[in-house]
RNA sequence: AGAGUUUGAUCCUGGCUCAGGAUGAACGCUGGCGGCGUGCCUAAUACAUGCAAGUCGAACGAGGUACUUCGGUACCGAGUGGCGAACGGGUGAGUAACACGUAGGCAACCUGCCCAUAUGACUGGGAUAACUAUUGGAAACGAUGGCUAAUACCGGAUAGGUUGCUGGGAGGCAUCUCCUGGCAAUUAAAGUUGAGAUACACAUAUGGAUGGACCUGCGGUGCAUUAGUUAGUUGGUGAGGUAACGGCCCACCAAGACGAUGAUGCAUAGCCGACCUGAGAGGGUGACCGGCCACACUGGGACUGAGACACGGCCCAGACUCCUACGGGAGGCAGCAGUAGGGAAUUUUCGGCAAUGGGGGCAACCCUGACCGAGCAACGCCGCGUGAGUGAAGAAGGUCUUCGGAUUGUAAAGCUCUGUUGUAAGGGAAGAACGUUAGUGAUAGUAUCAUUAAGUGACGGUACCUUACCAGAAAGUCACGGCUAACUACGUGCCAGCAGCCGCGGUAAUACGUAGGUGACAAGCGUUAUCCGGAAUUAUUGGGCGUAAAGGGUGCGCAGGCGGUCCAUUAAGUCCAAGGUAAAAUUGUUGAGCUCAACUCAAUCAUGCCUUGGAAACUGGAGGACUAGAGUGCAGGAGAGGGUAGUGGAAUUCCAUGUGUAGCGGUAAAAUGCGUAGAUAUAUGGAGGAACACCAGUGGCGAAGGCGGCUACCUGGCCUGUAACUGACGCUCAGGCACGAAAGCGUGGGGAGCAAAUAGGAUUAGAUACCCUAGUAGUCCACGCUGUAAACGAUGAGCACUAGGUGUUGGAGAAAUUCAGUGCCGCAGUUAACGCAAUAAGUGCUCCGCCUGGGGAGUAUGCACGCAAGUGUGAAACUCAAAGGAAUUGACGGGGACCCGCACAAGCGGUGGAGCAUGUGGUUUAAUUCGAAGCAACGCGAAGAACCUUACCUGGUCUUGACAUCCCAAUGACAGUCGAGUGUAAUGCUUGAUUUCCUUCGGGACAUUGGAGACAGGUGGUGCAUGGUUGUCGUCAGCUCGUGUCGUGAGAUGUUGGGUUAAGUCCCGCAACGAGCGCAACCCUUGUCCUCAGUUGCCAGCAGUCCGGCUGGGCACUCUGUGGAGACUGCCAGGGAUAACCUGGAGGAAGGUGGGGACGACGUCAAAUCAUCAUGCCCCUUAUGAUCAGGGCUACACACGUGCUACAAUGGCGUAAACAAAGAGAAGCGAAGCCGCGAGGCAGAGCAAACCUCAAAAAUAACGUCUCAGUUCGGACUGCAGUCUGCAACUCGACUGCACGAAGCUGGAAUCGCUAGUAAUCGCGAAUCAGAAUGUCGCGGUGAAUACGUUCCCGGGUCUUGCACACACCGCCCGUCAA
Repeated sequence: AGAGUUUGAUCCUGGCUCAGGAUGAACGCUGGCGGCGUGCCUAAUACAUGCAAGUCGAACGAGGUACUUCGGUACCGAGUGGCGAACGGGUGAGUAACACGUAGGCAACCUGCCCAUAUGACUGGGAUAACUAUUGGAAACGAUGGCUAAUACCGGAUAGGUUGCUGGGAGGCAUCUCCUGGCAAUUAAAGUUGAGAUACACAUAUGGAUGGACCUGCGGUGCAUUAGUUAGUUGGUGAGGUAACGGCCCACCAAGACGAUGAUGCAUAGCCGACCUGAGAGGGUGACCGGCCACACUGGGACUGAGACACGGCCCAGACUCCUACGGGAGGCAGCAGUAGGGAAUUUUCGGCAAUGGGGGCAACCCUGACCGAGCAACGCCGCGUGAGUGAAGAAGGUCUUCGGAUUGUAAAGCUCUGUUGUAAGGGAAGAACGUUAGUGAUAGUAUCAUUAAGUGACGGUACCUUACCAGAAAGUCACGGCUAACUACGUGCCAGCAGCCGCGGUAAUACGUAGGUGACAAGCGUUAUCCGGAAUUAUUGGGCGUAAAGGGUGCGCAGGCGGUCCAUUAAGUCCAAGGUAAAAUUGUUGAGCUCAACUCAAUCAUGCCUUGGAAACUGGAGGACUAGAGUGCAGGAGAGGGUAGUGGAAUUCCAUGUGUAGCGGUAAAAUGCGUAGAUAUAUGGAGGAACACCAGUGGCGAAGGCGGCUACCUGGCCUGUAACUGACGCUCAGGCACGAAAGCGUGGGGAGCAAAUAGGAUUAGAUACCCUAGUAGUCCACGCUGUAAACGAUGAGCACUAGGUGUUGGAGAAAUUCAGUGCCGCAGUUAACGCAAUAAGUGCUCCGCCUGGGGAGUAUGCACGCAAGUGUGAAACUCAAAGGAAUUGACGGGGACCCGCACAAGCGGUGGAGCAUGUGGUUUAAUUCGAAGCAACGCGAAGAACCUUACCUGGUCUUGACAUCCCAAUGACAGUCGAGUGUAAUGCUUGAUUUCCUUCGGGACAUUGGAGACAGGUGGUGCAUGGUUGUCGUCAGCUCGUGUCGUGAGAUGUUGGGUUAAGUCCCGCAACGAGCGCAACCCUUGUCCUCAGUUGCCAGCAGUCCGGCUGGGCACUCUGUGGAGACUGCCAGGGAUAACCUGGAGGAAGGUGGGGACGACGUCAAAUCAUCAUGCCCCUUAUGAUCAGGGCUACACACGUGCUACAAUGGCGUAAACAAAGAGAAGCGAAGCCGCGAGGCAGAGCAAACCUCAAAAAUAACGUCUCAGUUCGGACUGCAGUCUGCAACUCGACUGCACGAAGCUGGAAUCGCUAGUAAUCGCGAAUCAGAAUGUCGCGGUGAAUACGUUCCCGGGUCUUGCACACACCGCCCGUCAA
């Protein structure tokens, strides 16, 4: 000294929380010793028992006990008497008060014992308790008669005092005080110790000291939702009372007294020195120790006394407890112990008067639960210990592990020491000084003083010292996600639990529980509670109010606060000096004593208050002057400022009449409504109410609300000029008073239009709304009330100062300019930022109002106001960890601007209807294995499920295993091939034949079988633990970085802007300059040409020919393959900014990225995949592994997706004819030929392929036929007969022939693809594959239409704007109901 927590991130505001210290503490776990402290905070609840105040025989008279030399001595002790019991000890109920603190006053007082001084103690008297006798009562306690003493009581004298009257002197606050006279009244005494002396007592007076009473200033608390209180109340006179002043009490008189500077009331509370905290200022507390006060079962009262209205006294009343013979009595722990109760919680019914102190006594001495000590309690503070050194095989064990190791850890063990504490033994204090007794000395002295000796200790045989003994007897608690020092494993699986705040836990939890390890503190450690701190989060020091909480709606204005210039004065504030006080203890500083420390002792310092003296600048007071503030006068000026009366035109509506006819009106569209009884429209006349177009303007006026036709009257304020007058007259303003939009209320008018409520019509799922037709209060006027608004500039008023620029309104001036308003921009400054910026939110001063987390709530309640509606004032319980402001980046918007895309539009063809194929859902099933799920799952994984595949089901079989490595034993094979037997549904079992390699001859290698265990195995789980791979936005044009700059910061800039592009493509501009990943290009293919090459390809020319490039020959062409060229806005024109680029043109095979492909930025979707593969963790291990047979994945009421075939004449069928490309082929493609209607069969030429084969291309064109029909369309389904593949076509293959001949006649809502060699249409091939495509991937043939354009739908990009969203609109969130 700060930290955590609001957000995706940021800055701010703001609350909550934490780290520190403290405690009379309590609770949990643990616990060795000592010292010093502390210990009912709750029930001021009730108390058993014991003790806590007595003492004096040197005051008195009886009585008794012991001893006795009978002379007496010593002692006890009820009673009378004296002193004490008013101290000491306890508690904090009451008390908001002169109770306390502090400073004073007392000329208004008292004071026992003590001290000093002075004087005195003379002379008499009568009783009474005890005792005794009688007697009452249960007791407590008495009653009557009789005897007796005093330092008990009472008279007289004297002294002084007091009081009254009256002289003198001195002093002083106002009343007075002191000294000294006179007269009158009143008033003292006591003795004891044998005597004396002495001492102790006694009386009076004066003074002191001590203690107390009373009075006063100032100080310390909450509520105004307590605003009025008070009749002895305030004052006076007189009397009384008191120690004393006083309404303290009483009589009379007056009507005062207190109060927003908070009376009164209510609530709470003992006050202080101090204690805790804090840098301080403050805040909190008032245990222990000390001072004061109050109280003593509750309430009241007095007595005695120097002192009490009395804790262990009295009386009365009350409650409670106890005793009782029922008549009556006794009691008071908030003294020390102790008990019960209450409570989270607080000790022994201890020892001693040895010390200190107190009471009594001449004294010895007695008493003392004050006190000194001990006991109990880690309750606190302080100190000590639980060992020290050495010791690596880094032991064992534990834990973790990547299995290598790491850690616990020099820690232990072992070795060498020490002995604090402990145990035992021995020694052993200080605290003790007195007093007393006995001596000695001084002395007249037994007074007194000095000195010697004897004697006195509860604690305690304690502290301390010495010796011996053994490492022996002595460590825990909390924490370990961040804050906050300290991490791993296992268990658990939003469960159990944790948590001070944020928050952890839903199968890999450093946050739960346990263990190991680590950290912190340590005889303690944590938790809880409370206080201060941090919190500048009540801000005096030291905060704020435009938008975060917060400026009163506005003005006037009393009190209050603040206040211009000069002179002289005063001294209240202020400052200086001195003095008094601020008790002690405590705190601070410096020393000292206990071995240190805690603890204790000594010295010293210190805010406040008071008194005295001084200073006079500033503030204040009183006095005098001034004119710059303020106001008045004079001369001008502008204005919707206000009030009253009058008046004008336009328009709406209504009424009357005329013209006129079928509609009008209204809406997005309608309907309700009006209209043939004549509307709307139009013309004329009239009625009535309300509002004042244009002018009109970030123009004007007003304090605000607000004010708008014109005229008159009444009236307020403002501005300018001038400088005649006043001379600080000013500013602000709690309470108060006044004004105060709209709506609303009351009474009476008025009522054209508009229009809450209401009615009807629409809209809608509904529509108590938005829209329409009507329409009442109201809106208008007069008078009265209400008193609130986003009454906003969300910005209180006043004054002064602080760059400019530019509009506008009203003045002045000849002008430059200047004054007063009203706007914008902008500097300094300021602000969290936005912004404000002479009209401040800047810099200062003065005054007022208001704020202190969100919700609850501007609610409840009380009070006030109001006719009511309601308004003003205005909480708490409870609950949350946020609520909020500004700005940033995104995402989003049925916001805006620009742009793009088969996105729409323009077109062509489809899907959706039918049948079938295929996939999915659902259902079914023993199983219908699993995955994929909007686009981006659904002819997808699967480029091909009859067995296999296969993961599923049923049943059977195996258990180191079907597969890998290691070990041991046996064998020399095993496997394969050829057989045989047996058996099953099947893997199987038995058996025969064939049968190793190398060698140094020891053996080794290899393989099989058997065995044991490590292990194998898993298409089991988790794609939300992962790698890899993939989809998607999207081939969209974006995504970023470095440096610089701007911003407190998140961030911005760059990347925005003006153009342009397919493009963040390029150009220009610019606080940016550059760069990277993307775009483009580089790659492949296709289009043109060239070069080289020329077989299996080709054939122009030449020759041959069986007429087939077949052959010779050739390589020109086609083609194939290699390598090149070509296209770059290069050229021209126009546009553009002279740029980029665009438009057009030339040339060219191709023109503006020529066409197509590959190529996919940063990232998004916890997207997909653990079943391609790999892989962490979890799970199974005679099974979730392996294997076999059969079945299933092919089921079928149904729903959806993707396709095929069609519905026909642009067609079907038949005949004959033409033209491809790209591929594949050896367990293969398979020709010719023959057979079969055909699928196909027989056969096998050729070909590892520019050679041979598949292979027929089809649409097309030609000819013929069909003639609009469920057909010569369509082909499903079905029957029969076959072919092929294959161990095997039943479940469940494809194909062929004949026969059968279903639905379907162009498809609802909706929806898909495509912009050119594209769509559409036609066929061909390949992969997979034994067989099994309408799917997929390729190939070529024929070959269109349309695009005005970007308003709309969808998706995307850039800029901008709003935002309470950030899991980001599939967001957030409100109300009702339910759980």
Model confidence (mean pLDDT): 83 of 100. A computed fold for a 1379-nucleotide RNA from an uncultured bacterium, annotated as small-subunit ribosomal RNA. The RNAcentral record of the sequence draws on ENA and SILVA. Rfam family: Bacterial small subunit ribosomal RNA.